[in-house]
RNA sequence: GGAGUCGGCCGGACAGUCGCGACGCGCAAGCAUCGAGGAAAGUCCGGGCUUCACAGGGCAGGGUGCCAGGUAACGCCUGGGCGGCGCGAGCCGACGGAAAGUGCAACAGAAAGAAACCGCCGAUGGCCAUCUGAGCAGAUGGAUCAGGCAAGGGUGAAAUGGUGCGGCAAGAGCGCACCGCGAGUUGGGCAACCAACCGGCACGGCAAACCCCACCUGGAGCAAGACCGAAUAGGGGAACACUGGCGUUGCCCGCGCCGUUCCCGGGUAGGUCGCUGGAGCGGCGCAGCGAUGCGCCGCCGAGAGGAAUGACUGUCACGCCGCAAGGCGCACAGAACCCGGCUUACAGGCCGACUCCGUUU
Numbered sequence: 001g002g003a004g005u006c007g008g009c010c011g012g013a014c015a016g017u018c019g020c021g022a023c024g025c026g027c028a029a030g031c032a033u034c035g036a037g038g039a040a041a042g043u044c045c046g047g048g049c050u051u052c053a054c055a056g057g058g059c060a061g062g063g064u065g066c067c068a069g070g071u072a073a074c075g076c077c078u079g080g081g082c083g084g085c086g087c088g089a090g091c092c093g094a095c096g097g098a099a100a101g102u103g104c105a106a107c108a109g110a111a112a113g114a115a116a117c118c119g120c121c122g123a124u125g126g127c128c129a130u131c132u133g134a135g136c137a138g139a140u141g142g143a144u145c146a147g148g149c150a151a152g153g154g155u156g157a158a159a160u161g162g163u164g165c166g167g168c169a170a171g172a173g174c175g176c177a178c179c180g181c182g183a184g185u186u187g188g189g190c191a192a193c194c195a196a197c198c199g200g201c202a203c204g205g206c207a208a209a210c211c212c213c214a215c216c217u218g219g220a221g222c223a224a225g226a227c228c229g230a231a232u233a234g235g236g237g238a239a240c241a242c243u244g245g246c247g248u249u250g251c252c253c254g255c256g257c258c259g260u261u262c263c264c265g266g267g268u269a270g271g272u273c274g275c276u277g278g279a280g281c282g283g284c285g286c287a288g289c290g291a292u293g294c295g296c297c298g299c300c301g302a303g304a305g306g307a308a309u310g311a312c313u314g315u316c317a318c319g320c321c322g323c324a325a326g327g328c329g330c331a332c333a334g335a336a337c338c339c340g341g342c343u344u345a346c347a348g349g350c351c352g353a354c355u356c357c358g359u360u361u
Stems, first nucleotide, its partner, number of pairs: 001357010012316007020035003024031002037332001041343002044341005049221004061217005066080005081095001082093004096212002101210002103206002117153002119149003124146003127142006161179006180201001181199002184197005225273004235264006244258005280299008318329004
């Protein structure tokens, strides 16, 4: 100097004018203070809070899924293991179990799991032929029967460990070397797992098929929910009137409704609370590889009605165009109960750590 990897941060500044919202003060006019984000977004996970349900336990259903740790909790984060990618810094990961059981594998292929279609052999025992031989028997040949085999061919995504040497009738973990595998032994590690030795090695793959195992798991959500509470209508009770009317069977009793007064409780409109001081933010120290935890000091930064949080001017910064004067542009996007994550969007810029290549000294 070039090419990269990882982590963190900013994401316009100041002034003036005119507005908007909340809260405080004020009789009022008005004054003072505060007023969006790293994602306020998607609403995908997790929790607080509220309410309904619930003795306890189990089943079913749903979720998570290498191991350990962190946390209020998580599907998040940190560290580690294993696998893959990269020369490397680093990055990626539905990554429990296939010796519980059931099932699946299109087409092709003999066969998709205790394999034999083509093929190889036919040592061994028969058979046939020829020869030796009196015969028993023996020799040679045939691939003919029984039988042996899985090297090679062929099908397939995948064919019963792989490559090589030896071996054999032909072959084969049959023997050996290396690789792979293992339900073995020993050692290390909390564990995932790793290493060495041992074992010729045992029916391969799929659980993002059912399933098995371990752990977690009630529903709804601030329009949750709580309090105050009219007018009008309606409900319950008591007293009065004991008289009248209507209904209940023609009559009587009884009962119900209609009247007046008082009391009680529920709900609607409306109002108040929930509402923002919190798993909060900043600094320092300690423990820890780290996520994180603990301690001390300091700070208060929106809270609405679903609606506010803006606009203009000037100067500066940044980017582009232009010789210049100057002009244009300045991202993604906007709270609604709160918080922890994840994911997605984002003009431009800054800082730190590290890797590889080249050059110079």